[in-house]
Molecule: transfer RNA
Organism: Gemmataceae bacterium
RNA sequence: GGUCCCGUGAUGUAACGGCUAGCAUACCACCCUGUCACGGUGGAGAUACGGGUUCGAUUCCCGUCGGGAUCG
Numbered sequence: 001g002g003u004c005c006c007g008u009g010a011u012g013u014a015a016c017g018g019c020u021a022g023c024a025u026a027c028c029a030c031c032c033u034g035u036c037a038c039g040g041u042g043g044a045g046a047u048a049c050g051g052g053u054u055c056g057a058u059u060c061c062c063g064u065c066g067g068g069a070u071c072g
Stems, first nucleotide, its partner, number of pairs: 001071007010025004018055001027043005048064005
């Protein structure tokens, strides 16, 4: 350099083009307890970036960036 795959909260992951972006762990507050842990209730937190298609994009298309695999 060519080809292919991937990029979603702190982490691991879901989501036929119809979204108020779900779940688990972690975090915060409260309850529970003599204390901690466990448990219960509630809360904050994310679509790599820039364009395009569409009434509507996490999803489809193009480019950029980053990671991985493979070929040379």